[in-house]
About this RNA: This is a predicted structure of a 77-nucleotide RNA (c-di-GMP-I riboswitch aptamer) from Solirubrobacter deserti. The sequence was found by an Rfam model in a public genome assembly. It matches the Rfam family "c-di-GMP-I riboswitch aptamer". Its family is annotated with cyclic-di-GMP binding in the Gene Ontology. Lineage of the source: Bacteria > Bacillati > Solirubrobacterales > Solirubrobacteraceae > Solirubrobacter. The model forms 95% of the base pairs in the Rfam consensus.
RNA sequence: CCUGCGAAAGGGCAAAUCCGUCGUGAGGCGGAGGCGCAAAGCCACGGGACUCCCCUGGAGUCAGCCGGGCUGCCGAA
Numbered sequence: 001c002c003u004g005c006g007a008a009a010g011g012g013c014a015a016a017u018c019c020g021u022c023g024u025g026a027g028g029c030g031g032a033g034g035c036g037c038a039a040a041g042c043c044a045c046g047g048g049a050c051u052c053c054c055c056u057g058g059a060g061u062c063a064g065c066c067g068g069g070c071u072g073c074c075g076a077a
C1' cells in the first nucleotide's frame, strides 16, 4: 500500500413517532426525535415490496429488503 475485517477516537447519517409542507397515492422535503448504520454515500441495472390509472398494459415510489455498479473516512486485533 492492497484485500479482507471492524476495536478505538473524531466526526457523519437518522427508524418509529409527532408537527409543517408537497403529492390522488405509494411517498418526498423541512423541523423535533433516535431505533439503528462502516457505506444507512450515490445509481431503480436484476429480483422484491408498494401506489395510481383508461389494467394483455402504462405511469410512479422504496437505495434503512436482497444482489449488482460507482465513489469513500479512520486503522487496533
Base pairs, nucleotide, nucleotide: 005075006074012037013036017032018031019030020029021028022027035064041070042069043068045067046066047065048062049061050060051059052058053057